A computed fold for a 348-nucleotide part of an RNA from uncultured Sphingomonas sp., annotated as small-subunit ribosomal RNA, central domain. The full RNA is in RNAcentral, with records from ENA and SILVA.

[in-house]
Context: one part of a larger RNA
RNA sequence: CUGGGCGUAAAGCGCACGUAGGCGGCCAUUCAAGUCAGAGGUGAAAGCCCGGGGCUCAACCCCGGAACUGCCUUUGAAACUAGAUGGCUUGAAUCUUGGAGAGGCGAGUGGAAUUCCGAGUGUAGAGGUGAAAUUCGUAGAUAUUCGGAAGAACACCAGUGGCGAAGCGACUCGCUGGACAAGUAUUGACGCUGAGGUGCGAAAGCGUGGGGAUCAAACAUACUCUGAUACUCUCAUAGUCCUCUCCGUAAUUGAAGAUAUCUAGCUGUCCAGGCUCAUGGAACUUGGAUGGCGCAGCUAUCGCAUCAAGUUAUCAGCGUCGCGAGUACGGUCGCAAGAUUCAAAAUC
Numbered sequence: 001c002u003g004g005g006c007g008u009a010a011a012g013c014g015c016a017c018g019u020a021g022g023c024g025g026c027c028a029u030u031c032a033a034g035u036c037a038g039a040g041g042u043g044a045a046a047g048c049c050c051g052g053g054g055c056u057c058a059a060c061c062c063c064g065g066a067a068c069u070g071c072c073u074u075u076g077a078a079a080c081u082a083g084a085u086g087g088c089u090u091g092a093a094u095c096u097u098g099g100a101g102a103g104g105c106g107a108g109u110g111g112a113a114u115u116c117c118g119a120g121u122g123u124a125g126a127g128g129u130g131a132a133a134u135u136c137g138u139a140g141a142u143a144u145u146c147g148g149a150a151g152a153a154c155a156c157c158a159g160u161g162g163c164g165a166a167g168c169g170a171c172u173c174g175c176u177g178g179a180c181a182a183g184u185a186u187u188g189a190c191g192c193u194g195a196g197g198u199g200c201g202a203a204a205g206c207g208u209g210g211g212g213a214u215c216a217a218a219c220a221u222a223c224u225c226u227g228a229u230a231c232u233c234u235c236a237u238a239g240u241c242c243u244c245u246c247c248g249u250a251a252u253u254g255a256a257g258a259u260a261u262c263u264a265g266c267u268g269u270c271c272a273g274g275c276u277c278a279u280g281g282a283a284c285u286u287g288g289a290u291g292g293c294g295c296a297g298c299u300a301u302c303g304c305a306u307c308a309a310g311u312u313a314u315c316a317g318c319g320u321c322g323c324g325a326g327u328a329c330g331g332u333c334g335c336a337a338g339a340u341u342c343a344a345a346a347u348c
Stems, first nucleotide, its partner, number of pairs: 005318002007302001014200004021193003025088006033081002035077008049065006091190001092187003095183004103176007110154001114150008125136002162168002205246001207244001209242002215239001220234001222232001257315004262310001265293010276282002297304002322347001330341004
């Protein structure tokens, strides 16, 4: 490289947008670049292959043929691809009307709880644990009632429910993105994918300035234990929260790239519509979404099964025994932590 692969054996980029490139709907006309056919030229000789011949045979040598899969010129063909022209509406997009939604951003508001502070009642314990101790408490704790402050998170609703690419749950208002249904009005292939690139990207971490209730790495104790730099307990700092910026990683998982075609059904839920009956509402049905089973088919197995891991097509990514190693060196990025790209020797 070819063949063959990527749910679980090696292998799906974290996700999206998008440049180059690759691929691309239906009809007609044209052109003849690709394509196909004919002719001509060239494709040195030797060699290879085939048929003969010469050295006693063979190696070797000689003769003839074929081949040289290619390139060039020319004459044609016109199905397909490319190009040009004209048209179409199914793909795609736009428009109109709707309802659904923790989609995003900003501002404001709320109640429960927690901790702290002040005051009242009240007295000897409270905490914590397997059991204890460190700890708090007669300077009045814990408990309980009232008042105040602060910060953070939003019980119930809550649902294999919803929206979104990762992520998103209190309420209200403002701004704003997308999806879906119906109409079939408009454009007329405007599409798909996407190397590089760009943007977003949990938690932790970094920088600046705030904030600091809770929880809590580190640290310090108390236990346990042979030890106990742990599990358990008490206290507690970074952090957890906000602002602006960086980092760019996760078992970033559905361990499943995107888009499109086709291929039995049954059943639950959410959203939008049609139609029939109608008291609430129910039956049938169309489209989208989300689940549970299941046939064909696939799969090494488990299983998947119209939301495919079935069947086809296009594009891009990735893997090629294990260890060494996602390491070293170099490059790029970063304030740093580090990230990214990524070997070899050796060994088996």

Its mean pLDDT, the model's own confidence on a scale to 100, is 85. Rfam family: Bacterial small subunit ribosomal RNA. Rfam links the family to the GO terms ribosome and structural constituent of ribosome.